[in-house]
Context: one part of a larger RNA
RNA sequence: GCCAGGGAGUGCGUCCAAGUGGCGAGGAUAAUCCUAACCGGAGAAUCCGAAGGGAAACCGAAAACCCGCAGUUUACGAGGGGUGAGGUAUGAAAGUGCCUUUAGUCACUUGGAUUUAACCCGAAGCCGAUCGAUCUAACCCUGGGUAAGGUGAAACACGGGUAAAACCGUGUGGAGGCCUGAAGAGGUUCUACGGGCAAGUGUUCUUCUAACCUGGGGCUAGGGGUGAAAAGCCAAUCGAGAUCGGUGAUAGCUGGUUCCCGCUGAAAUUGGCCGCAGUCAAGUCUCGGAUGAGGCUGCGUGUAGAGUAGAGCAACGGAUUAGGGAUUUUGGGAGGGAAACCUCUCGGUCCCCUGUCCAACUCCCAAGAUACACGCGCCAUAGAUUCCGGGAGACGGGGUUACGGGGUAAACAUGUAAUCCUAGAGGGGAAGAACCCAGACUAUAGUUAAGGUCCCUAAAUGUCGAUUAAGUGUUAAAGGGUAAAGAGUGUCUACAGUCAGAGACAGCGAGGAGGUUGGCUUAGAAGCAGCCACCCUUUAAAAAGUGCGUAACAGCUUACUUGUCAAGAUUGUAGGCCUCGAAGAUGGACGGGGCUAAAUCGACUACCGAUACUAUAGACCAUCCAAAAGAUGUGUGGUAAGCGGGCGUUCUGUAUGGGCGGAAGCGUUUCCGAAAGGAGGCGUGAACCGUGUAGAAAUGAAAAUCCUGGU
Repeated sequence: GCCAGGGAGUGCGUCCAAGUGGCGAGGAUAAUCCUAACCGGAGAAUCCGAAGGGAAACCGAAAACCCGCAGUUUACGAGGGGUGAGGUAUGAAAGUGCCUUUAGUCACUUGGAUUUAACCCGAAGCCGAUCGAUCUAACCCUGGGUAAGGUGAAACACGGGUAAAACCGUGUGGAGGCCUGAAGAGGUUCUACGGGCAAGUGUUCUUCUAACCUGGGGCUAGGGGUGAAAAGCCAAUCGAGAUCGGUGAUAGCUGGUUCCCGCUGAAAUUGGCCGCAGUCAAGUCUCGGAUGAGGCUGCGUGUAGAGUAGAGCAACGGAUUAGGGAUUUUGGGAGGGAAACCUCUCGGUCCCCUGUCCAACUCCCAAGAUACACGCGCCAUAGAUUCCGGGAGACGGGGUUACGGGGUAAACAUGUAAUCCUAGAGGGGAAGAACCCAGACUAUAGUUAAGGUCCCUAAAUGUCGAUUAAGUGUUAAAGGGUAAAGAGUGUCUACAGUCAGAGACAGCGAGGAGGUUGGCUUAGAAGCAGCCACCCUUUAAAAAGUGCGUAACAGCUUACUUGUCAAGAUUGUAGGCCUCGAAGAUGGACGGGGCUAAAUCGACUACCGAUACUAUAGACCAUCCAAAAGAUGUGUGGUAAGCGGGCGUUCUGUAUGGGCGGAAGCGUUUCCGAAAGGAGGCGUGAACCGUGUAGAAAUGAAAAUCCUGGU
C1' cells in the first nucleotide's frame, strides 16, 4: 500500500418553537402508597394560566361608533384595522408610559438553546500521592591495581679552591601533579562502517605515581539532590525523573464525521469586543404563519437641483513663452557733462499682441447619474408588499471593466460602481478559475453564437479589388511578447509646385573670353590666405569666380551657353505596407506541419461550429383542479445552509406466510426501479427466514500520518 472487521451529534434535567393528541377558564400531578404487574387506582402538597399598574403604601379594567378580507350580495360582515372608552403610575393640569374587548395547560415527537466529557481523535502542560542513586554526580567506610625503559633535584663522599666561606669537577644518591610506553582510564581526528559488529563501532589520538584507576558496602530524592558549572547528572527519560491518580484537563487550532432523491439557495459587508485564525448584533439565505392590493422601475417623456468629463484663461485666483509700446529719474549699471541734468541698458508696473497650464481656478458645460410625476412594460388574489416567529451558514475573498487618491513600481496596497469566479458545467481562446459565446431536467433530430473553413481537424486550396518580398506575417483583447525616438533614392497612393516638342532631365561633343595679375595687404596674393568693392566690354554664353590645385603662376573643374539625342523630368507635403534601429544565457517555437498566401487591407457569398435556440417524445416540481385527465410556467446549474419525501440494517408487538421436496450466508447470472435499492434462475450450503402494519435504535464508511488482524 491493499483486503476484512471496528470507527464519530448520544443520555438525563431545564427552557423556546412547531406538529399531533387529551381536557378546557381551567390544565397537570410530584414524591409516595395500594396492587401479582411497567397496567390500573389513590395522592393538589405544588406548578402554569385566568389582571394589571406602581419603588412602595395601595388602587384595580369588557360602553360605543367607523372601515373592511373571506363569504353572502352592494349592504351586512367571524377574524382584522381605526377612533374612542376603561385600569393604574406620574402630573396642578394638559399629557405621557404600561395594561384591558379571554386561552390555556399536560403528554408524545421533531428542530434548537443550556448544564454535564456532550460529534470523534489529538497537546505541550498544572496539581497530588508514591517508586527510584544496580546508570550517573558528590561524599563516607573497607579492599585492590599501576609491565618496561629514560631523565637524574636535594643531600652526601672524594678531589680542586678560599683567610674562612662561596664556588668548580667527579662519583654516590634517587626527587618530580617529569619524559617514552603496556595494562588501565579517556574520547582528539578522519577516509571505513552507518536497516551496523555497535541506540555508535573502527582508525588515529590523550593520559598512565596521581586533583590516578577500580571492586564491595553505605548516604543524599524531584522545585529536591549532586555538580572542578555543561542548566551537566539523578536507570537509553531532565530548563524540573518515573509511575498511578485528578482525567474523557483544556484546545477560539489541525484532521475526520458513513444511504438516495426533490425545492430554495448565501456570505466573505457594517457596528461592538485584550477584537483581528474567534464571537455577538444587523444585512444576506431558508421554512412556517398573519395580512389582503398593490409592488418594481426596464423603456419613453417632462421637471428640478448640481458643476464632473471636456473646454476656457479677453471671466476671477494663481502659474507661464516670445515680441512691441508707455511709464518709472527717489531701483541697479554704463557713458557724456563743471553742475543741473541728458542718453543707453537691465529691472519694476501697465497696455497691445503671441504661445501654454491648474484636485484645492471657472465666463462656460455635456453624456450619464439622482429625485419626483406621467405613460408603456413586467410581477401580483394561483396572494405580491409588509409584519411576526423557527433554523442557519457567513463575517480570510478573488479577477475584469470604468472612475479615483497612495506608491518609482509590483502577480503592490486601498476605495466607489457594475459584473463574473467563488458556488457555473458546455463551445472558443494550442493548453488555462474569473477573456469571448452561453446559464447544463433526459433522449433524438435540426438551426445558429463566439470562433473558424490547406493538413493534423468538422467546414471555401471560395469570389472581387489592392498591398507586402521582409517568412514581414500567419497571435482579437488580457496574459505572454520591450519595441520606441529616429532613419530609409524599399515600394504603393494622394495632393501641390516647377521645367518640357520654341526640345526639358541625364549622358556625350564644343565653348567657358577681354579690361585684369580689380584695389588693399603681402616676400608673393595672378578668380580661389585675408580685407574692401563686385564694375565695364565682346558675346549664344562665360562669376572681379563653385570646388580641387601652385611658393606664386600654370593646370583640372563648376556655374552659364550651344550642338546631339528624344519624352517626360524634377521638387515638396501627407498617408499605407515594408526595412534598419533590435541585446541572454542547454536547441526551439505561428499550437505543429507548412504557407508567397494558407500573410495584410477592403467588399461579398456559402459552409462548419455549443448542454444556446427550435421541433418531437418523456420525467419531475409548483399552481388550477374533489380526484383523474388536462392546462398554465422566461419552472427544474449549484458550495455553505434551510426545508420536504424516501431506501436499507438490527430488534420488539401484532397479523399473515415460506423452509430437509433444502432456510440464511456465499458465488454467478437475468430482469425491474429516477436513485438509495428490489425480485428471480443456477450452483454451493445444511436450519432457519420473510411480508404487511406499528414501534425502538450501540442503524449505513473511502479517507481521520484512524484502531486491530491478515497479506